Predicted 3D model of a 356-nucleotide RNA (Bacterial RNase P class A) from a Pseudomonadales bacterium. Model confidence (mean pLDDT): 76 of 100. A source record names the gene rnpB. The sequence is in RNAcentral, with records from ENA. It matches the Rfam family "Bacterial RNase P class A". Gene Ontology terms of the family: tRNA processing, dimeric ribonuclease P complex and ribonuclease P activity. The organism belongs to Pseudomonadales, within Bacteria.
RNA sequence: UGAGUUGGCCAGGCAACCGCUGCAGGUAUGUGUAGUACUGUGGAGGAAAGUCCGGGCUCCAUAGGGCAGAGUGCCAGGUAACGCCUGGGCGGCGCGAGCCGACGGAAAGUGCAACAGAAAGAUACCGCCUAAGUAUCAGUUCGCUGAUAACGGUAAGGGUGAAAUGGUGCGGUAAGAGCGCACCGCGAGUCUGGCAACAGACCGGCACGGCAAACCCCACUCGGAGCAAGACCAAAUAGGACCUCAUUGGCGUGGCCCGCGCUGAGGUCGGGUAGGUUGCUUGAGGUGUGUGGCGACACACAUCCCAGAUGAAUGGUUGCCCACGACAGAACCCGGCUUAUCGGCCAACUCACUUU
Numbered sequence: 001u002g003a004g005u006u007g008g009c010c011a012g013g014c015a016a017c018c019g020c021u022g023c024a025g026g027u028a029u030g031u032g033u034a035g036u037a038c039u040g041u042g043g044a045g046g047a048a049a050g051u052c053c054g055g056g057c058u059c060c061a062u063a064g065g066g067c068a069g070a071g072u073g074c075c076a077g078g079u080a081a082c083g084c085c086u087g088g089g090c091g092g093c094g095c096g097a098g099c100c101g102a103c104g105g106a107a108a109g110u111g112c113a114a115c116a117g118a119a120a121g122a123u124a125c126c127g128c129c130u131a132a133g134u135a136u137c138a139g140u141u142c143g144c145u146g147a148u149a150a151c152g153g154u155a156a157g158g159g160u161g162a163a164a165u166g167g168u169g170c171g172g173u174a175a176g177a178g179c180g181c182a183c184c185g186c187g188a189g190u191c192u193g194g195c196a197a198c199a200g201a202c203c204g205g206c207a208c209g210g211c212a213a214a215c216c217c218c219a220c221u222c223g224g225a226g227c228a229a230g231a232c233c234a235a236a237u238a239g240g241a242c243c244u245c246a247u248u249g250g251c252g253u254g255g256c257c258c259g260c261g262c263u264g265a266g267g268u269c270g271g272g273u274a275g276g277u278u279g280c281u282u283g284a285g286g287u288g289u290g291u292g293g294c295g296a297c298a299c300a301c302a303u304c305c306c307a308g309a310u311g312a313a314u315g316g317u318u319g320c321c322c323a324c325g326a327c328a329g330a331a332c333c334c335g336g337c338u339u340a341u342c343g344g345c346c347a348a349c350u351c352a353c354u355u356u
Base pairs, nucleotide, nucleotide: 001352002351003350004349005348006347007346008345009344010343012321013320014319015318016317017316018315020043021042022041023040024039026038027037028036029035045327049338050337052336053335054334055333056332057226058225059224060223064258065257066256067255069222070221071220072219073218074088075087076086077085078084089103090101091100092099093098104217105216109215110214111211112210125158126157127154128153129152134149135148136147137146138145139144166184167183168182169181170180171179185206186204187203189202190201191200192199193198230278231277232276233275240269241268242267243266244265245264249263250262251261252260285304286303287302288301289300290299291298292297
């Protein structure tokens, strides 16, 4: 100097004029904090998005057990909890800083792998051998030798395939083969280190491989519905009509069974209302400092109040600056994950080149 990796911050700014809204208090007007005007103070995000997880809160409700079902899946921690986060292990990618992981079990069972190929839970198509044993022929120094054949041996070489009875090499053999050995791989067992996942060493020739993001097995976890939850007030109507089942029944917030509780439940037609208040923002809250911890985070002290709309509030105009501003707007709240995204700034680390 360039190229990268990881973490953090900002999210157009300033001024003027007009406009919107929450809260507080006062003033003026006013029957009246009804309304209007004025003053003060606050007013969309890093993702508010997706509705994918987890909860707080409200109700069912007095609410237990089981089955089915669903979710997660290495170990240890953090957290209210999680499928999240932190640290570690193992595996993969990258020169590296780093990144990713659907990461329990294949000796419980079932299943799948088309075609090709001899054969895909088990072989002999092409091959190689003829030691030993059998038969025939030829030779013979009568000891045997050679050739052929069948029986037999073999899975090293070749072919097919994604994958062919662990791989490479040496020895051995009639020819071969973990048959033996070395290294790698694999693994019941033993020892050492570690809380553990695991790692290392010894020992063992060890074998019927892959797939569970196939069914399945194992371990752990799991009531449901949701602020349109729920509570209160006001108003209106028709305390309407008809039908079915009924205590051996019916109802009770996912399905089924048991238990428990209650004693009615369901359907058709028709009528009225859908207005207001609340829930509604002080929180598993933010910030600062200190202590502990590798870290996520925890504790202590101090300090701050930071949107509550309801057909839905923060907009318009002008001027200047500039990095020329993208993705994009709360609707009960919070912790995460995922997705979208213009640019600017800061810090640490890695690689390459050059110079000293």